RNA sequence: GCCGCGGUAGCUCAGUGGUAGAGCGCAUGCCUGAAGAGCAUGGCGUCGGUGGUUCGAUUCCGCCCCGCGGCA
Numbered sequence: 001g002c003c004g005c006g007g008u009a010g011c012u013c014a015g016u017g018g019u020a021g022a023g024c025g026c027a028u029g030c031c032u033g034a035a036g037a038g039c040a041u042g043g044c045g046u047c048g049g050u051g052g053u054u055c056g057a058u059u060c061c062g063c064c065c066c067g068c069g070g071c072a
Stems, first nucleotide, its partner, number of pairs: 001071007010024004018055001025044001026042005048064005
């Protein structure tokens, strides 16, 4: 340099055009002498950035950034 895959919650990952989710973690409450466990409540987010297509984009297209793999 070229090709492919990936970037979404604190972490690991789903979601492939129509209001963004799960598990774990975290916070608060209940319970306890106090914790842990358990129960209840809360998603805690610029969907890497930017432009485009569309009535509508996490999803499709272009460019850029970052990570991994392959070729040279």